[in-house]
Predicted 3D model of a 76-nucleotide RNA (c-di-GMP-I riboswitch aptamer) from Desulfonatronovibrio sp. Its Rfam family is "c-di-GMP-I riboswitch aptamer". Rfam describes the family as follows. GEMM was predicted in a large-scale screen for bacterial structured RNA regulatory elements. Taxonomically the source falls in Desulfonatronovibrio (Bacteria, Pseudomonadati, Thermodesulfobacteriota, Desulfonatronovibrionaceae). Its mean pLDDT, the model's own confidence on a scale to 100, is 84.

């Protein structure tokens, strides 16, 4: 340095649900919460699903799958 992995160590994120607020909506933000996660960090490029609409176009979702990109640790 690379692969591989979460055994160890230090940490990290946060499902469902609840409260408040935003949005036509899917959903999002903050606080609580913890089902889980080795990228559950980021990106809407491809597919799936969902919303609105139905002329074209638009939006949501990265914790659905694939892809791209960055990162902690090292028993091997």
């Nucleotide at each position: 340095a690379a692969a591989a992995g979460a055994a160890a160590a230090a940490g990290c994120c946060a499902a469902a649900c609840c409260a408040u607020g935003g949005g036509c909506g899917a959903c999002c933000a903050u606080g609580g919460g913890a089902c889980g996660g080795a990228a559950a960090g980021c990106c809407a490029c491809g597919g799936a699903u969902c919303u609105a609409g139905u002329u074209u176009g638009a939006g949501a979702c990265a914790g659905c799958c694939g892809g791209g990109u960055u990162g902690c640790c090292u028993a091997u």